[in-house]
Context: one part of a larger RNA
RNA sequence: UGACGGGGACCCCGCACAAGCGGUGGAGCAUGUGGUUUAAUUCGAAGCAACGCGAAGAACCUUACCAGGCCUUGACAUCCUGGGAACCCUCCCGAAAAGGAGGGGUGCCCUUCGGGGAACCCAGUGACAGGUGCUGCAUGGCUGUCGUCAGCUCGUGUCGUGAGAUGUUCGGUUAAGUCCGGCAACGAGCGCAACCCUCGCCAUUAGUUGCUAGCAAUUCGGUUGAGCACUCUAGUGGGACUGCCUAUGAAAGUAGGAGGAAGGCGGGGAUGACGUCUAGUCAGCAUGGUCCUUACGGCCUGGGCGACACACGUGCUACAAUGGCCGGUACAGCGCGCCGCCACCUCGUGAGAGGGAGCUAAUCGCAAAAGCCGGUCCCAGUUCGGAUUGCAGUCUGCAACUCGACUGCAUGAAGUUGGAAUCGCUAGUAAUCGCGGAUCAGCCAUGCCGCGGUGAAUACGUUCCCGGGUCU
Numbered sequence: 001u002g003a004c005g006g007g008g009a010c011c012c013c014g015c016a017c018a019a020g021c022g023g024u025g026g027a028g029c030a031u032g033u034g035g036u037u038u039a040a041u042u043c044g045a046a047g048c049a050a051c052g053c054g055a056a057g058a059a060c061c062u063u064a065c066c067a068g069g070c071c072u073u074g075a076c077a078u079c080c081u082g083g084g085a086a087c088c089c090u091c092c093c094g095a096a097a098a099g100g101a102g103g104g105g106u107g108c109c110c111u112u113c114g115g116g117g118a119a120c121c122c123a124g125u126g127a128c129a130g131g132u133g134c135u136g137c138a139u140g141g142c143u144g145u146c147g148u149c150a151g152c153u154c155g156u157g158u159c160g161u162g163a164g165a166u167g168u169u170c171g172g173u174u175a176a177g178u179c180c181g182g183c184a185a186c187g188a189g190c191g192c193a194a195c196c197c198u199c200g201c202c203a204u205u206a207g208u209u210g211c212u213a214g215c216a217a218u219u220c221g222g223u224u225g226a227g228c229a230c231u232c233u234a235g236u237g238g239g240a241c242u243g244c245c246u247a248u249g250a251a252a253g254u255a256g257g258a259g260g261a262a263g264g265c266g267g268g269g270a271u272g273a274c275g276u277c278u279a280g281u282c283a284g285c286a287u288g289g290u291c292c293u294u295a296c297g298g299c300c301u302g303g304g305c306g307a308c309a310c311a312c313g314u315g316c317u318a319c320a321a322u323g324g325c326c327g328g329u330a331c332a333g334c335g336c337g338c339c340g341c342c343a344c345c346u347c348g349u350g351a352g353a354g355g356g357a358g359c360u361a362a363u364c365g366c367a368a369a370a371g372c373c374g375g376u377c378c379c380a381g382u383u384c385g386g387a388u389u390g391c392a393g394u395c396u397g398c399a400a401c402u403c404g405a406c407u408g409c410a411u412g413a414a415g416u417u418g419g420a421a422u423c424g425c426u427a428g429u430a431a432u433c434g435c436g437g438a439u440c441a442g443c444c445a446u447g448c449c450g451c452g453g454u455g456a457a458u459a460c461g462u463u464c465c466c467g468g469g470u471c472u
Stems, first nucleotide, its partner, number of pairs: 007472003011469004016462002020425005027317008035308002043054002065303007074128001078127002080124005087104006108117003130292002133290003139286002141281003144277001146275001151190006157166003170181003196269004201238007210228002215225003241263001244257005306444001319418001323377007335366003340359002344355004384415001389410007431454007
């Protein structure tokens, strides 16, 4: 000077506790991990900050693992030599890769018409290629975390022999080292805030979406004429500043009020200081060193990554009556779509199939559920719950045995609210309901990232638990 203390100020903050709502821990299943097993179950991630994490798509591919069959200048790059243009088709063998045989076929540029050259292919030679082999304590880059916490420093001056201190402490105040006052300090930088995006109000510009608002027509549908008023769309601008009033205060500010769509940071996002964890990543990429070089490189088929006595994390579905089932009926937003979204019709109980219109999309399509109305069930392992299993199918795909999703019939398991313990959330939030997208042939998505519908309860307070800040 820091750090730490089951030291203090009992100073301040945070869903940290408390108050409240819903969960996890029990069940079944999904998924990740440990362990075990295995020829292989590829690798990494490890308290918070590993464990629905890298993986925003493991049947082949992916794929890095294993077994077997093969290759050795190699699947890929540059250079050299010889030959051939490239390329296309057929057959044999084989699981394929590979190997063997036959046929077709010539272009472009230059030319002294002999040939030469470029791209590409085959053979050969050696320089070299190649390695998801090792080392994230050799690294770059990127990321997590404390933490969106309010801090971290510098110049000059002053003080101290010096390390260093001061400033940054103190009194108020704030979400904030935010601002005010004081002070041997005076200033400044990185952070805070603001500038950026979005939601909420208004105006304006613009009308192939919207409106009968006012008119006309109507097959009754904004359907047509007509019109941009409204809704909306998307560009520009306005609007909030403690500006005004009252109280309080030295000031900064605080409390209340008015007006206002909105107040005192309006809600949300992006934005992450100096640094810490020898944090994570050599498997995204890059890269030093080191190791392999007929193999630790490369190709292929099949298998594995999907194993299962167990243990843990994260989820989904439930245990029912504010519920299940049946019929009727309404209302979104974000998005996506031509190798696509698919209206409508027919067939099928259905997954779906066969036709087939529109739409390169504010124009057509994907396309809501909870809700509301009516009926039924009558507290039961049930008309709850749907695991598991049998049979029959649909679709994608070269191919669904290992190992896909979905449908129909049958089967109907555990489960009657979950021990110790533990998590999330302060408002359009929690809870609950569905919808979309990326990846993607299909999909093991209950995941992730978004979107809207319905829509609560509670906070006395800071003694205590956890984390953080200031001074001592």
Model confidence (mean pLDDT): 86 of 100. This is a predicted structure of a 472-nucleotide part of an RNA (small-subunit ribosomal RNA, 3' major domain) from an uncultured bacterium.